[in-house]
RNA sequence: ACCGAUAAAUGGCAAACCUGUUGAAAAGCAGGGACGCAAAGCCAAGGGUCUAAAGUUGCGAACGCCGCAACCAUGAUCGCCAGGCCGCCGAA
Numbered sequence: 001a002c003c004g005a006u007a008a009a010u011g012g013c014a015a016a017c018c019u020g021u022u023g024a025a026a027a028g029c030a031g032g033g034a035c036g037c038a039a040a041g042c043c044a045a046g047g048g049u050c051u052a053a054a055g056u057u058g059c060g061a062a063c064g065c066c067g068c069a070a071c072c073a074u075g076a077u078c079g080c081c082a083g084g085c086c087g088c089c090g091a092a
Base pairs, nucleotide, nucleotide: 012037013036017032018031019030020029021028022027035079041085042084043083046081047080048077049076050075055071056070057069058068059067060066
């Protein structure tokens, strides 16, 4: 130096929930808080899931405004799965 790994230790992240804040929402961020996590670090170009502002269509006397419904991601989620990138400790 390499192999080894279900040793040990150091350290890390932070679900629900609460508060504040951004957002149409899903959700994000900050603080508190720990259910869990060896990639719960990063990537949303694949699949899934969530949301539906805008848009389209329909209905409401109905072109438009307005209201409701359906569809829809360009929004969100990597702590749903797959994949990619990078990476800490590591005894016998």

A computed fold for a 92-nucleotide RNA from an Anaerolineales bacterium, annotated as c-di-GMP-I riboswitch aptamer.
The sequence was found by an Rfam model in a public genome assembly.
The source organism's lineage runs through Bacteria, Bacillati, Chloroflexota, Anaerolineae and Anaerolineales.